[in-house]
The prediction has a mean pLDDT of 77.
A computed fold for a 266-nucleotide RNA from a bacterium, annotated as Bacterial large signal recognition particle RNA.
The gene name in the source record is ffs.
């Protein structure tokens, strides 16, 4: 340097979660020339040579090993920025509601009489009638008592020697409480009743009228001020999430440079 056969090795690799800690099933990324079969999250299965337990390929190099370089994506941290969401404060801003004052503008009432005075009335109250409506009472029908209700009292019982007498079921009238109806009229009682009546009080609160007076009244909308109310927007003082940005860290892939066993024959 060539053949031929075995070995170590290789047959995906990472983040983030979970763990003492490492792989792994499950999530995610990357990538591909990337073996099968069982286990596994109130997990599986190891112990720094850190998945196990079988069976298969391939093999000392494009494929194992090692160092730099560069980098998908992941994490994690900020008095950073932006942006959304939420919890609480405050009532000096902007905006919203209410309440009063003025009456400048507008409106709209007013010489067909405004506002103010003065009479009456009504609304309000108490009594009294009337009405309506309800209830119980009287009335009035019917129905009603085994005996302790009444008349009458067959048959039968007592009492008598007999004339005669007594209580008396049942039967048949009657009636008492009570039930059930009735209604035109009576009576007492009540009342969230009444365009109802007398009568008497009360007031200025609103409402008619009527009289007097002689130029204002109302406050409906815009403005000004001015007391309240809540807390929408802004702020303030915390919480949360998302994007940018810096910083760490972890890094698949890829690029280059190194490095790698044993026999036996030519």
């Nucleotide at each position: 340097u060539c053949g031929u056969g075995c070995u170590a090795g290789a047959c995906g690799g990472g983040g983030a979660g979970g763990u003492a800690g490492c792989g792994g099933u499950g999530c995610c990324c990357u990538g591909u020339a990337a073996c099968c079969c069982g286990c596994a999250a109130c997990c599986c299965g190891c112990u720094a040579c850190a998945g196990c337990g079988g069976g298969g390929u391939u093999g000392a190099a494009u494929u194992c090993c090692c160092u730099u370089c560069u980098g998908a994506g992941g994490u994690c941290u900020u008095c950073g920025u932006u942006u959304c969401u939420u919890g609480g404060g405050a009532a000096g801003g902007c905006g919203g509601c209410g309440g009063g004052a003025c009456a400048a503008g507008u409106g709209g009432c007013g010489u067909u009489g405004a506002a103010g005075g003065c009479c009456a009335g009504g609304u309000c109250c108490u009594g009294c009638g009337c009405a309506a409506u309800g209830a119980a009472g009287a009335c009035u029908u019917g129905u009603g008592a085994a005996c302790c209700c009444c008349g009458u009292c067959a048959g039968g019982a007592c009492c008598g020697g007999a004339a005669g007498g007594u209580a008396g079921c049942a039967g048949c009238g009657g009636u008492a409480a009570a039930c059930a109806g009735g209604a035109a009229a009576c009576u007492u009682c009540a009342u969230g009743u009444g365009c109802c009546g007398c009568a008497g009080g009360g007031u200025c609160a609103c409402c008619u009228g009527g009289u007097u007076g002689g130029a204002g009244c109302c406050g409906g909308c815009u403005g000004u001020c001015u007391c309240g109310c809540a807390g929408g927007c802004g702020u303030c003082c915390g919480g949360g999430g998302g994007g940018c940005a810096a910083g760490a860290u972890c890094g698949g892939g890829g690029a280059a440079g190194g490095g790698u066993g044993c026999a036996c024959g030519a």